[in-house]
Molecule: Bacterial RNase P class A
Organism: Desulfatiglandales bacterium
RNA sequence: AGAGCAGGACAAAUGACCGCUGCUCUGCCUGCAGGCAGAGGGGAGGAAAGUCCGGGCUCCGCAGGACAGGGUGCUGGGUAACUCCCAGUCCUGGCAACAGGAAGGAUAGUGCCACAGAAAGGAAACCGCCUCGGCGGCCCUUCCGCCGGGGUAAGGGUGAAACGGUGAGGUAAGAGCUCACCAGUCCUGCCGGUGACGGCAGGAGCUAGGAAAACCCCACCCGGAGCAAGACCAAAUAGGGGAACGCCGGAGGGUGGUCCGCCCAAGUUCCCGGGUAGGUCGCUGGAUCCCGACGGUGACAUCGGGACUAGAGGAAUGGUCAUUGUCUUCCGGCUCACUUUUUGUGAACCGGGAGAAACAGAACCCGGCUUACGGCCUGCUCUGACG
Numbered sequence: 001a002g003a004g005c006a007g008g009a010c011a012a013a014u015g016a017c018c019g020c021u022g023c024u025c026u027g028c029c030u031g032c033a034g035g036c037a038g039a040g041g042g043g044a045g046g047a048a049a050g051u052c053c054g055g056g057c058u059c060c061g062c063a064g065g066a067c068a069g070g071g072u073g074c075u076g077g078g079u080a081a082c083u084c085c086c087a088g089u090c091c092u093g094g095c096a097a098c099a100g101g102a103a104g105g106a107u108a109g110u111g112c113c114a115c116a117g118a119a120a121g122g123a124a125a126c127c128g129c130c131u132c133g134g135c136g137g138c139c140c141u142u143c144c145g146c147c148g149g150g151g152u153a154a155g156g157g158u159g160a161a162a163c164g165g166u167g168a169g170g171u172a173a174g175a176g177c178u179c180a181c182c183a184g185u186c187c188u189g190c191c192g193g194u195g196a197c198g199g200c201a202g203g204a205g206c207u208a209g210g211a212a213a214a215c216c217c218c219a220c221c222c223g224g225a226g227c228a229a230g231a232c233c234a235a236a237u238a239g240g241g242g243a244a245c246g247c248c249g250g251a252g253g254g255u256g257g258u259c260c261g262c263c264c265a266a267g268u269u270c271c272c273g274g275g276u277a278g279g280u281c282g283c284u285g286g287a288u289c290c291c292g293a294c295g296g297u298g299a300c301a302u303c304g305g306g307a308c309u310a311g312a313g314g315a316a317u318g319g320u321c322a323u324u325g326u327c328u329u330c331c332g333g334c335u336c337a338c339u340u341u342u343u344g345u346g347a348a349c350c351g352g353g354a355g356a357a358a359c360a361g362a363a364c365c366c367g368g369c370u371u372a373c374g375g376c377c378u379g380c381u382c383u384g385a386c387g
Stems, first nucleotide, its partner, number of pairs: 001383008010374001012324007020043002023040007045359001049370002052368005057226004069222005074088005089103001090101004104217002109215002112210002121163001126156002128152010164182006183207001185204008230281004240272006252264004288307006295300001326356008335347004
């Protein structure tokens, strides 16, 4: 210098002005419920997102058990819990830093393995090889050709995959048929490890295909719904229950300042309780964050100190300007390096001009995962060049 791998912090800062939305205080108005004005102070994220997983909280359900259904699936730990995290084992990818793994069972059973191929599972004979029988060619054997039976998985060919590899023996030809070595499986023993597992030695049978993200089997876990949960206060109208008065000797209503009068008249008034509109609570302080000490490889835990108040409800958190910082680019100056000089190229610094700044918006809260996205910094690996 190039190509990568892993991690961390940030999400421009300050000020002024104009706005938005809650809270507190003060003043004014008022129909006492509130309204208006002023001041002070608060006001999104690393993912607030997707709503995928787990928990808190709330209501409903629940003696216990089983089935169904769903989820998880190497080991040990962490945690409130998890499908998350940490540390490891094994396998896979990469030269490496490192990354990934839905990593039990295919000898419980059923089913599947496209195309090609003779045959895709206790399987298969298409070509080839060997042998036997028949017929034909040359007079006969040998040999050659055709047809048929049998043996053969060593060779060819098909396929993603065809039942260990190499060598020797053996055979009609072959074959773990036998033997040696190697690979792999299982069993036994010893050693290391909490364990997954690893190492070594001996033996067996000779080799056991893939796929469980096909059904399934095994082990373990799981009640349901969700802040539109839920709790409280509570109009108008209609309906429910009750009481009083009244139904032509008429309660009540209209007219009217009042009474009489006139007109209408079968209901009128009050109370109780439920629900709706509306309002209040739930509601934001917590498995919270930061720093330090201590334990631990680590996730994390314990102790001590410090910090923090968005809480809206069709839903606020914005805009403009100035200065500074970062990055890109252009111009000028200066220094250094390369180059035979001129010249040119590259880098750092200084001054000036122009431009850029992503993804995205809380809605009960928290822990995760996933996805989107901008530049910055640190450590590590490999390759090349120079010293």